[in-house]
């Protein structure tokens, strides 16, 4: 050095999160890496690389370990971008003023403004109108259990007589049905109606004084700034869209170093 059979070891790692701490399951990255079974109201462990059962491969591309690289993750600063709030300006609407200025309309067939009385609006009560209902009127209407009359026929009496009472006839209760009018009462989304009261003091509107303005748009210009929007700007939270930096871990690669046993040649 070679062969044969073993053994440590290996058959993925990493990040944040969980956790007193470590692996695991879950979720990201990295890129291909046995198999079955268990785990978030967890599972297994205590300097831990998960428990159980089963396979593969093995002292070297592959285990172990030191550098380097850096995909990815956290943390912290700064920007940025997107909501939210707060404060201060600014521009513009909304309001407001002017005996401004322009057009237009109305106005001596009488604006504007007084005075005086009506209406719109509410409340009561009157009438009227509509609607029920009740009386009044008409007709029907009781097998017996209503009311007159009561034939036959019955009962009482020797007889005069006399008494209950069915059908029938008449009336009539209950109740039905009709109905124009008339009395009463009750209601109303109801009225070119009448009386009172009251709210409003706006709008319409008669009569009278008076006699020349009066309204609208549009623009200028000057107040206010209580609301509405626009514009940038400072401040403050959040979000974590993106970027810069700093720190910390860090796959997957690249460069070194390091690890056995036996037995035979």
């Nucleotide at each position: 050095c070679c062969g044969u059979g073993c053994u440590a070891g290996g058959c993925g790692g990493g990040g944040a999160g969980c956790u007193c701490g470590u692996g695991g399951u879950g979720c990201c990255c990295u890129g291909c890496a046995c198999c079955c079974u268990c785990a978030a109201u967890c599972c297994a462990c205590g300097u831990a690389c998960g428990g159980g059962g089963g396979g593969c491969u093995g002292a070297a591309c592959u285990c172990c370990u030191g550098c380097c690289c850096g995909a990815g993750g956290c943390u912290c600063g700064g920007g940025u971008c997107g909501c939210c709030g707060c404060c201060a300006g600014u521009c513009g609407g909304c309001c407001u003023c002017g005996u401004g200025c322009a057009c237009g309309g109305u106005g001596c067939c009488g604006a504007c403004g007084g005075u005086c009385g009506g209406g719109u609006c509410c409340u009561g009560c009157g009438c009227a109108a509509c609607g029920g209902a009740a009386c009044c009127c008409c007709g029907c209407g009781a097998a017996c259990c209503g009311a007159g009359u009561c034939a036959g026929g019955u009962c009482c009496g020797g007889a005069a007589g006399g008494a209950a009472g069915c059908a029938g006839c008449u009336c009539u209760c209950a109740g039905c049905g009709g109905a124009a009018c008339g009395u009463c009462c009750c209601g109303u989304g109801u009225g070119c109606c009448g009386c009172a009261g009251g709210c409003a003091c706006g709008c319409c509107u008669g009569a009278c004084c008076u006699g020349a303005g009066c309204c609208g748009u549009g623009u200028c210009g000057g107040g206010a700034u209580a609301c509405c929007g626009g514009c940038g700007g400072g401040u403050g939270g959040c979000g974590c869209u993106c970027c810069c930096g700093a720190g910390u871990c860090g796959a997957c690669g690249g460069c070194g170093g390091g690890u056995g046993c036996a037995c035979g040649g």